[in-house]
RNA sequence: AGAGUUUGAUCCUGGCUCAGAUUGAACGCUGGCGGUAGGCUUAACACAUGCAAGUCGAGCGGAAACGAUGAUAGCUUGCUAUCAGGCGUCGAGCGGCGGACGGGGGAGUAACGCGUGGGAAUCUACCUAGUAGUGGGGGAUAGCCCAGAGAAAUUUGGAUUAAUACCGCGCCCUAAGGGGGAAAGUAGGGGAUCUUCGGACCUUACGUUAUCAGAUGAGCCUGCGUAGGAUUAGCUAGUUGGUGAGGUAAAGGCUCACCAAGGCGACGAUCCUUAGCUGGUCUGAGAGGAUGAUCAGCCACACUGGGACUGAGACACGGCCCAGACUCCUACGGGAGGCAGCAGUGAGGAAUAUUGGACAAUGGGCGAAAGCCUGAUCCAGCAAUGCCGCGUGUGUGAAGAAGGCCUGCGGGUUGUAAAGCACUUUUGUUUGGGAGGAAAAGCUUAAGGUUAAUACCUUUAAGUGUUGACGUUACCAAUAGAAUAAGCACCGGCUAACUCUGUGCCAGCAGCCGCGGUAAUACAGAGGGUGCGAGCGUUAAUCGGAAUUACUGGGCGUAAAGCGUACGCAGGCGGUUUGUUAAGCAAGAUGUGAAAGCCCCGGGCUCAACCUGGGAAUUGCAUUUUGAACUGGCAAACUAGAGUACUGUAGAGGGUGGUAGAAUUUCAGGUGUAGCGGUGAAAUGCGUAGAGAUCUGAAGGAAUACCGGUGGCGAAGGCGGCCCCCUGGACAAAGACUGACGCUCAUGUACGAAAGCGUGGGGAGCAAACAGGAUUAGAUACCCUGGUAGUCCACGCCGUAAACGAUGUCUACUCGGAGUUUGGUUCCUUGAGAACUGGGCUCUUAAGCUAACGCACUAAGUUGACCGCCUGGGGAGUACAGCCGCAAGGUUAAAACUCUAAUGAAUUGACGGGGGCCCGCACAAGCGGUGGAGCAUGUGGCUUAAUUCGAUACAACGCGAAGAACCUUACCUACUCUUGACAUCCACAGAACUUUUCAGAGAUGAAUUGGUGCCUUGGGGAACUAUGAGACAGGUGCUGCAUGGCUGUCGUCAGCUCGUGUUGUGAAAUGUUGGGUUAAGUCCCGCAACGAGCGCAACCCUUAUCCUUAUUUGCCAGCACGUAAUGGUGGGAACUUUAGGGAUACUGCCGGUGAUAAACCGGAGGAAGGUGGGGACGACGUCAAGUCAUCAUGGCCCUUACGAGUAGGGCUACACACGUGCUACAAUGGCGCAUACAAAGGGUUGCGAAGCCGCGAGGUCGAGCCAAUCCCAAAAAGUGCGUCGUAGUCCGGAUCGGAGUCUGCAACUCGACUCCGUGAAGUCGGAAUCGCUAGUAAUCGUAGAUCAGAAUGCUACGGUGAAUACGUUCCCGGGCCUUGUACACACCGCCCGUCACACCAUGGGAGUGGGCUGCACCAGAAGUAGAUAGCUUAACCUUUCGGGGAGGGCGUUUACCACGGUGUGGUUCAUGACUGGGGUGAAGUCGUAACAAGGUAACC
Repeated sequence: AGAGUUUGAUCCUGGCUCAGAUUGAACGCUGGCGGUAGGCUUAACACAUGCAAGUCGAGCGGAAACGAUGAUAGCUUGCUAUCAGGCGUCGAGCGGCGGACGGGGGAGUAACGCGUGGGAAUCUACCUAGUAGUGGGGGAUAGCCCAGAGAAAUUUGGAUUAAUACCGCGCCCUAAGGGGGAAAGUAGGGGAUCUUCGGACCUUACGUUAUCAGAUGAGCCUGCGUAGGAUUAGCUAGUUGGUGAGGUAAAGGCUCACCAAGGCGACGAUCCUUAGCUGGUCUGAGAGGAUGAUCAGCCACACUGGGACUGAGACACGGCCCAGACUCCUACGGGAGGCAGCAGUGAGGAAUAUUGGACAAUGGGCGAAAGCCUGAUCCAGCAAUGCCGCGUGUGUGAAGAAGGCCUGCGGGUUGUAAAGCACUUUUGUUUGGGAGGAAAAGCUUAAGGUUAAUACCUUUAAGUGUUGACGUUACCAAUAGAAUAAGCACCGGCUAACUCUGUGCCAGCAGCCGCGGUAAUACAGAGGGUGCGAGCGUUAAUCGGAAUUACUGGGCGUAAAGCGUACGCAGGCGGUUUGUUAAGCAAGAUGUGAAAGCCCCGGGCUCAACCUGGGAAUUGCAUUUUGAACUGGCAAACUAGAGUACUGUAGAGGGUGGUAGAAUUUCAGGUGUAGCGGUGAAAUGCGUAGAGAUCUGAAGGAAUACCGGUGGCGAAGGCGGCCCCCUGGACAAAGACUGACGCUCAUGUACGAAAGCGUGGGGAGCAAACAGGAUUAGAUACCCUGGUAGUCCACGCCGUAAACGAUGUCUACUCGGAGUUUGGUUCCUUGAGAACUGGGCUCUUAAGCUAACGCACUAAGUUGACCGCCUGGGGAGUACAGCCGCAAGGUUAAAACUCUAAUGAAUUGACGGGGGCCCGCACAAGCGGUGGAGCAUGUGGCUUAAUUCGAUACAACGCGAAGAACCUUACCUACUCUUGACAUCCACAGAACUUUUCAGAGAUGAAUUGGUGCCUUGGGGAACUAUGAGACAGGUGCUGCAUGGCUGUCGUCAGCUCGUGUUGUGAAAUGUUGGGUUAAGUCCCGCAACGAGCGCAACCCUUAUCCUUAUUUGCCAGCACGUAAUGGUGGGAACUUUAGGGAUACUGCCGGUGAUAAACCGGAGGAAGGUGGGGACGACGUCAAGUCAUCAUGGCCCUUACGAGUAGGGCUACACACGUGCUACAAUGGCGCAUACAAAGGGUUGCGAAGCCGCGAGGUCGAGCCAAUCCCAAAAAGUGCGUCGUAGUCCGGAUCGGAGUCUGCAACUCGACUCCGUGAAGUCGGAAUCGCUAGUAAUCGUAGAUCAGAAUGCUACGGUGAAUACGUUCCCGGGCCUUGUACACACCGCCCGUCACACCAUGGGAGUGGGCUGCACCAGAAGUAGAUAGCUUAACCUUUCGGGGAGGGCGUUUACCACGGUGUGGUUCAUGACUGGGGUGAAGUCGUAACAAGGUAACC
């Protein structure tokens, strides 16, 4: 510090996700030790049991228990009983101090609660310092005792008693009326004096009273800071203030009476929700964000609510009273309780420990002290919960062991790892030793202080000192021995780390992208590897990355985002100069910012974590002293901003009224006759009752042609004939006046297209709805004929638009060029002039900016000011709520849930019922077919035991198959074989081989005959056969979607690319585009391109012409011979032919066109002319095209069978459908007779002549030929003559009957051919569709491969031999350029909505049930305050001694008030028959709305 993920690829925008750190954690697997820290985050849920606050006998009366001592009695010489408060002590009680600290958890609280800084009107027990006291009396009461009630808790009466318990007085002040109103002793010691012998008295210590200070602690007030919600906008009657009174420790509406009407709030009151606050903690570079466990400060709470008492302090966790809920006890009458103290239990929960030890240390309470108490605390226990440290050995060791895994079978890896050898002993075991935490208190002695005192008490010094829970402490030493100690996660990318096996969209994984459908580095296991390590992973949570809320540090033309526009209050910001002030600002100083923590420097535990000393920091707040540049305030001035006045200018700026012509329509009339109208084509409609057309007249409404224009005006919406009136703004010139008067603007106000609404008019044309006609599968549309609201006017609403420049307003600055509109100045050569200078509008472009497109002085550039708005897509601009509206609806505006994308710009393709250019038997023009018939053949389907398999749009279907009777053959049935029909290796035997017989369908089986070979170094070897064992063979079994090879197709279409350079952020572009031209990316020219490669063309074969060479089996002109005739013969090499070599054609030549180019057109010559004809040859690639059944091959599968053999059957089936063909339908023909002319092939298991036989297929005999020699072999159409006469025929030949021939082991299923007979359909073929552009189509025969036999197929050959092409509009296919795109699996694409089904969350909903809360009222426990005529009353006063008084208590009552209740509202949560839309789902239904001109441009 970044990375993955939207796309075919790119750049951006933007979300989601990951890598880091952290935690009071939990879960999974695993687990050796120690140190250290932390350990119910949930139910402030309920709690059994024990403990957590007591202490003081030196305050008091005392003596229940225990002990010692003494005495007495009984006696078993130490036990029992009794006595003695005389002693140590001490239960219960009175009294004092402490139970307000310490400990707990965070419910409530949005608050002066907390943090920070200030303040004045207060209190403060114990403590410290000072001052002054502490006299003398009195009456009670608990306890104890007696009697009683009750189950208990508890309680009643009587008698008696003490105090440091309680109460006067003495005392103080006075204005002399009165007012205020403290005290207490105890312990130790003692020389005089006194004594009732108790003491008084003196003194010390402690206590106590009052007061003044301090310290500590507490109360109160206040500035600032301290969550979210405006879908909470108004709140408040003790409310705000005053006067007076009361009350409090204290200011104060704190309370009351009266008076006034205030107070708070957009700088967010009130209300709702959430929350203890802070130091700090986590994270982060920081700013921030999140958090508030442990430790520390503050607050609030103690079962829930209320209340006071006591006290220095409480409205009190382990106190009281009342109410409520709950639990427990009960004798049913009544009572008791409060773990959010420490342990512990139940419950809840993913989850959090022992009913431990000790007061040894630190601290607290009481006490004079010893001491007692202390679940505070110190320790221990439990759990890897965190952090830190240590260990689980070290060295050596290659035969690179065994085993595992992989393998290309060679090996590699695990791996120096192990074993082995040599060492060490941390930790753990056992044994022994052994610090520190301990300082004191107390006691002794000495000196000092106090004192009358050497007592007492106390300070200091020295000595002594029985104090340790932890603890078997830490630590040290010895002992034996590698001995006691390694796991977890991951290995597709991000992200370090790879192979095998299993599985087969299953099981499963997954943080995101995504893996898995038979070769998974992604699932599971294994081997190996990587990371961390007593831990490792997962989950949850926070910050970071995220500049993804942007203060630091973002944006708004098209990605989300500028309010429709203007005016404008508050607010924010604000020109120049001077003076002043000191709020902001800057500097210094002071106080504070607790400690701990973080950081730095040291120190202590062996290190570290941890602990500890010091420093820094704490960015803050407050006070104070300075400064005066800038901002602000105040004062004075200025004119450059802004405005006013004057003179002009242009304009569809706005409003009212009037008026004009053209047109449409309607009405009336005339002329006139059959149609008009409308469309792609029609029809509905109008018209003989006279339309349409035409002429005249009238009516009425709406809109203003031409001018007219990226022209003008207006804030926007918007504004268009002409004229009058009223009126707003802009601009120019001159430079008079005011003197910052300005800019922006939340809330607010006004304006605001169209549609729509209300009332009243108006209504020509147009025209939602609606009707009809068409179109269509349908057509609630597009098209047509009609047509109502509406459109128009007046008044009033609505308040929205893709209200757009998708661009807020204002200000300043920043190169040029061109046009247009409207002003002004100057110059003359006075013009349709030029120059200059203002205001608008438009185009082009530099710098700059931008993701790009683009913007570019009218900015989207560079600055400033202010406002508005945005934060992934969907849900949704929706729901609810509020406001507005007559309604329609508008405005403000969520959430649940769901997805990992959605979006912008640009790129390359592909596509378009987009455009341009061009080509092709693509269409057109022609010729002949197919589709109809019969047959042949292939396919589908059906059938079957099997009808083997494959091919199956063009590019399968006379295809693999150049030939299924057996074989082939892969299929079926039956019978057989199991190292096998075939290959290699081993052992053993035998030559190989062969004859015959029997059984069987055969394979096969059982017998049987003949035969002993070849080479040799004499060991043996080679070939073959049989047997045996195992390695293995074998498979036309599967996967062509694992593959190689081969092939088809686009397409013989002209394309497909690269290097370097250049352009662009980039994908990419350029080149390859453009102008011409070509069959061609063929060539030329131009050009930021220059070159190159694969294709095109050429080179190759064949054919056409010529030359040359050669001359047999071919040829025969000339010369000879011969024949009935024939190159038959001699000979010849001219010709034809054959087959070698060469030549020829190149737009070379001429003319024209063209850019003078390339090239094209025409011509000459030539056998051939513009690639002469034909062939082979097929770029990059596409179709997961075809083939595992040609072959090869990975993987999988079968192994007495999915292998192998044999016989028979099947592949030949047959309601049907399709493809390809043959033969026909006839006279351009059939038949008969006669007769002419090829090419190219094949032949010895062959072709087979001639002759003879047969009607014929053929047979017989067999010449010749291994082929330019012989044979197949007859070419046929053609030609000549004859016949048939338009008919189902002398056409056509299917089918069937009979008889044969040939091949073959064998023609039944199932061959071909021949002869005789039979003589079907068919009279030229619907929709549709195919081939062909010249030696072509058409037509005619011939040959060959395969092959025993079996072509209408295939391949090849020649004969005869046409027609037509105007042309490129259309159909199909293709090429190039361009355009649009929401497509990229690429239009066979993408994609929308209803409906149906399932699930999910949510709105409405008659209501129902809870929570919280407002208002009104009832009620009123305990308590406090007031009142009190009832009852009662020790202290004080008075008294005539009866009493009375003051005061108190109880009771009653008034005020306040908790619980509770009634009524009525608000708000929130849950639930609800039914219902609304939304989301998500595998291949459902209906259509096809959008994306291309998406087939009616789309959208608002």

Model confidence (mean pLDDT): 85 of 100.
A computed fold for a 1500-nucleotide RNA from an uncultured prokaryote, annotated as small-subunit ribosomal RNA.
It matches the Rfam family "Bacterial small subunit ribosomal RNA".